[in-house]
RNA sequence: GGAGCCGGACAGGCUGUCGCUGCCGGCCGCAAGGCCGGGGGAGGAAAGUCCGGACACCACAGGGCAGGAUGCUGGAUAACGUCCAGCGGGGGCGACCCCGGGAAAGUGCCACAGAAACAAACCGCCCGGACAUGUCCGGGUAAGGGUGAAAAGGUGGGGUAAGAGCCCACCAGUUGUCGCGGUGACGCGGCAAGCUCGGUAAACCCCAUCCGGUGCAAGACCAAAUAGGAAGGUGACCGGCCCGGUCACGACCCUUCGGGUAGGUUGCUGGAGACGGCGGGUAACCGCCGCCCUAGAGGAAUGACAGCCGCCCGGCAACGGGCACAGAAUCCGGCUUAUCGUCCGGCUCCGUUU
Numbered sequence: 001g002g003a004g005c006c007g008g009a010c011a012g013g014c015u016g017u018c019g020c021u022g023c024c025g026g027c028c029g030c031a032a033g034g035c036c037g038g039g040g041g042a043g044g045a046a047a048g049u050c051c052g053g054a055c056a057c058c059a060c061a062g063g064g065c066a067g068g069a070u071g072c073u074g075g076a077u078a079a080c081g082u083c084c085a086g087c088g089g090g091g092g093c094g095a096c097c098c099c100g101g102g103a104a105a106g107u108g109c110c111a112c113a114g115a116a117a118c119a120a121a122c123c124g125c126c127c128g129g130a131c132a133u134g135u136c137c138g139g140g141u142a143a144g145g146g147u148g149a150a151a152a153g154g155u156g157g158g159g160u161a162a163g164a165g166c167c168c169a170c171c172a173g174u175u176g177u178c179g180c181g182g183u184g185a186c187g188c189g190g191c192a193a194g195c196u197c198g199g200u201a202a203a204c205c206c207c208a209u210c211c212g213g214u215g216c217a218a219g220a221c222c223a224a225a226u227a228g229g230a231a232g233g234u235g236a237c238c239g240g241c242c243c244g245g246u247c248a249c250g251a252c253c254c255u256u257c258g259g260g261u262a263g264g265u266u267g268c269u270g271g272a273g274a275c276g277g278c279g280g281g282u283a284a285c286c287g288c289c290g291c292c293c294u295a296g297a298g299g300a301a302u303g304a305c306a307g308c309c310g311c312c313c314g315g316c317a318a319c320g321g322g323c324a325c326a327g328a329a330u331c332c333g334g335c336u337u338a339u340c341g342u343c344c345g346g347c348u349c350c351g352u353u354u
Base pairs, nucleotide, nucleotide: 001350002349003348004347005346006345007344008343009342010341012309013308014307015306016305017304018303020041021040023038024037025036026035027034028033043325047336048335050334051333052332053331054330055215056214057213058212062243063242064241065240067211068210069209070208071207072086073085074084075083076082087100088099089098090097091096101206102205106204107203108200109199110198122145123144124141125140126139127138128137129136130135131134153171154170155169156168157167158166172196174193175192176191177190178189179188180187181186219266220265221264222263229257230256231255232254233253235247236246237245238244273292275290276289277288278287279286280285310323311322312321313320314319
């Protein structure tokens, strides 16, 4: 100097004029409301509604089936399908990145090509026979060749009619066993056996673990109005089914028809909270102390204009152009997607110079 990998922060700033809105204080007004002052007012994703919860109601939430989700080990967390660390496999020169139960419980699938894709002979090699110099028939073979993504483990030797783990030596893999290390997934090593049982489970399936439902249009309260209406049922409720249970059987409740109202208050923002310091832990994170209050609309506010600056691109300059994705609606922890740019930190590789 170049090329990369990983992590973090910001998300334009200032001034002026005008305007909107919550809260607090004061004044005016019968009230509606108006005026003055003070402090606030849209994100890193507010988006998707993909996971998990807080909270509310369904009864006091039980058991099982079905259904769904996750899937190596150990931790973190309110919880999760998230995050951290490790183990194993794979990719990359590397920093780093990706994947993760089971194929020996069973079933299914692997196109085409090929003899054959759980099983086998197209070419070839060997033996025998017939015929006559290369043809046919029978038998053996799976080492060599071909097809294919994949076809009876590799090298060497022996053996054989020719061959083959048929046998042997050394390897790799698999299985079993023993020892050592580790909380564990696993790792290292010894011995033995057989000769090597393809791939695929976001295919069916098996195994382990987990999961009530509905959702702020959940709910709660007040006021008003109508027809304290009509008919049917003996049951209704707990997402589907079964068991079990609760509340009833004058009625509640359920279903259908019909009528009235659809107004107001609340839920609604003080939190599994933000920021800073110290301590523990490899880390995710946890504990303690200090300190702060940072939207709450209700058809929907959080803005408009002007000037200067900032950043990026082009240009010698003058100057010109551009500044993204995008807007709360009960709240929070994650994941995923969109996105103009800038800055900071750490690490890897290549080249050059000293």